[in-house]
Context: one part of a larger RNA
């Protein structure tokens, strides 16, 4: 000199953008942060309103709505933190002839016939509660059995090609194994008798099996990857083999047997510290330091352990066991997990609102309308940082007054002020007032396609209307008025800037050298000056 997630002191006008618990991965009151689908299924309230009434009530509507249940998808994303980890964790370059991949896109084939339950509901019992348990009824895109097999997989055989000679690839034969689910809308025909139902056809959305691609992930390898040798030896599933088990998959991953290996001064083992990277800061560079925000990867979710479900978890707001802590209790037992967003206590030099909205972007569910979303978009707080703007401009000498200094002549503050002439940024008041919104959906018109069809569906095109948290914000116009807006540090040398008074080795200063013991440009005050400026200094840390 530069930098900072900074803090402290003095001071403080406005705006834009960005960042804001670095400490206790300490404990947490309260609210919210993951739901959705009635176009999978069976059931199904109440308030209110209307009518009737024997005044007890009943009926209709509300409404097939709310809330719950079965079922599906999601909940493994998104969000947080950096405890652990010196490791194939990360970075980079490769491998997988050793693997998986829900939803989405594309292609083919299929969706046949049956069955038995369990919730909800009802009923009995136990319990303070949390909840549990027995009997009975019922549906499905829930569950189970059978059939079919284009196709896939498995075993065996044949052939082609490749090969690291282990095998792989393609074609093919025979045998075996493996599927499913319906729903919505429309039309035609038939029948019943009332606006509906049944059968059929068809549309769309789903379903099943299989193939291809993409995406995402698993596993493996080379190289790189902090400090301590005042840590020198370490290792028995250890190193390798055979066989088996296990996994989506290779492998001591696990087990049995066999062999006795494997690592190490090119630092094993042990210990200390630490998430890694893109990057960030500094520096002419080489390098050094750092790893907040943003992005990629990893690890964790009160502490330790375990599996279940699933395409994927050994799962932050799931389950089980143990532990510590907190809460409830009728003392028999129960409940909980902010390192999500706010917020509280505590710790600390120190770090914000228990705000608004799903309008936009993105995500989950749904055919859609739509619902959910503390992701996100915004607002609030604090000069925490960067950037921009203002606190006025011109003129004005008899150089006023006052202050300070003085050799008493004067000098300086100083064009500074006053005065005169202007301007109107910001702030204040008044008025107008956005972009961010275009889609989806709806209505109307219209093209293509499926179709027997002018129903209807799907894929487009055009028109109209609807949708804004921020916010009456940005921005624009007008009004009045220089009016509301300057401080901080320093002035001995380094280092830009000097005099007077006070003090008298005292009080004090100080980054280094050093000042102060009676004329101190170094202490304290004043006048003056210098440097930065809504900041200026100090402290801390890095280069």
């Nucleotide at each position: 000199g530069a930098a900072c997630g900074a803090a402290c002191g003095c001071u403080g006008g406005c705006g834009g953008c960005a960042g804001g618990c670095c400490u206790a991965a300490c404990a947490c009151a309260u609210g919210c942060a993951a739901g959705u689908c009635g176009a999978g299924c069976g059931a199904g309230a109440a308030a209110g309103u209307u009518c009737c009434u024997u005044c007890g009530g009943g009926a209709a509507u509300g409404a097939g709505u709310a809330a719950a249940g079965c079922g599906g998808c999601g909940a493994a994303c998104g969000g947080g933190u950096g405890c652990g980890u010196a490791a194939c964790a990360c970075g980079u370059a490769g491998g997988u002839a050793a693997c998986c991949u829900g939803c989405c896109c594309u292609u083919a084939a299929g969706a046949c016939c049956g069955g038995g339950a369990c919730a909800a509901c009802u009923u009995g019992c136990c319990g303070a509660a949390a909840g549990g348990u027995g009997g009975g009824c019922u549906a499905a895109u829930a569950c189970c059995g059978g059939a079919u097999a284009a196709g896939a997989c498995c075993a065996c055989g044949a052939u082609u090609c490749c090969c690291a000679c282990g095998g792989g690839u393609a074609u093919u034969g025979c045998g075996g194994u493996c599927a499913a689910a319906g729903g919505u809308g429309g039309c035609c025909u038939c029948u019943c008798c009332a606006u509906g139902g049944a059968a059929g056809c068809u549309u769309c959305c789903a379903c099943u099996u299989a193939g291809g691609g993409a995406u995402g992930g698993g596993c493996c390898u080379g190289c790189g990857c902090a400090c301590c040798a005042u840590u020198a030896g370490c290792u028995u599933g250890u190193u390798g083999g055979u066989a088996g088990g296990g996994u989506a998959a290779c492998g001591g991953c696990c087990u049995a047997c066999c062999a006795a290996g494997g690592c190490u001064a090119c630092g094993a083992u042990g210990g200390u510290u630490a998430g890694c990277u893109g990057a960030u800061c500094u520096g002419a560079g080489a390098g050094g330091a750092u790893g907040a925000u943003c992005a990629g990867c990893c690890a964790c979710a009160c502490u330790g352990g375990a599996a279940c479900u699933g395409a994927a978890a050994u799962a932050c707001g799931g389950u089980c066991c143990a532990g510590a802590c907190u809460u409830c209790u009728a003392c028999g037992g129960a409940a909980g997990g902010c390192a999500g967003c706010a917020g509280u206590g505590g710790g600390g030099a120190a770090u914000a609102u228990u705000g608004c909205g799903c309008a936009a972007u993105g995500g989950g569910g749904g055919a859609a309308a739509c619902c959910c979303u503390g992701a996100c978009g915004c607002a609030g707080c604090a000069a925490c940082g960067c950037c921009g703007c203002g606190u006025g401009a011109g003129u004005g000498a008899c150089g006023a007054a006052g202050g300070c200094c003085c050799u008493c002549g004067g000098g300086u503050u100083g064009u500074a002020a006053a005065g005169c002439u202007c301007u109107g940024u910001c702030g204040a008041g008044a008025g107008g007032g956005a972009c961010g919104a275009a889609a989806a959906c709806a209505u109307c018109c219209u093209g293509g396609u499926c179709c027997a069809a002018u129903a209807g569906g799907c894929c487009g095109g055009g028109a109209u209307a609807c949708u804004g948290a921020c916010g009456g914000u940005a921005c624009c116009u007008c009004u009045a008025a220089a009016g509301g807006a300057a401080g901080c540090a320093c002035c001995g040398g380094c280092u830009a800037a000097c005099u007077c008074c006070g003090u008298g080795c005292c009080a004090g200063c100080a980054g280094c050298c050093g000042c102060g013991g009676u004329a101190a440009u170094a202490c304290g005050g004043a006048g003056g000056g210098u440097g930065c400026a809504a900041g200026c200094g100090u402290u801390g840390u890095u280069c």
Small-subunit ribosomal RNA, 5' domain from an uncultured bacterium, 543 nucleotides, folded computationally. The RNAcentral record of the full RNA draws on ENA and SILVA. The coordinates come from a structure-prediction model, not an experiment, and the mean pLDDT is 83.